[in-house]
RNA sequence: GGCAGAGUAGACAUUAUGCGUUAAGUGUUGGGAGAUGGGAAGUUGCUCUCAAACGAAGAAUGACAUGAUUCGCGGUAUAAUGUUGCAUCCGCUGCC
Repeated sequence: GGCAGAGUAGACAUUAUGCGUUAAGUGUUGGGAGAUGGGAAGUUGCUCUCAAACGAAGAAUGACAUGAUUCGCGGUAUAAUGUUGCAUCCGCUGCC
């Protein structure tokens, strides 16, 4: 020097344990802030926060404990596993 490769934030699936079902959460719009391969730089994307609008699937068993169990439901939370996963420059690993 050439060729090949790994790794972020996240996304999806499965499983487990929760939360809600007396509506929180999720999602949408606008403002602000932050993090994001080892380094630089930073956006699609992600997170937090403020405001606004919108908005839902409950049943069964059992019994008198207004509580319990079970089956559902929610673009629900967390964890594990699997799959996937940053343009550019430098770096890293392997081969020549």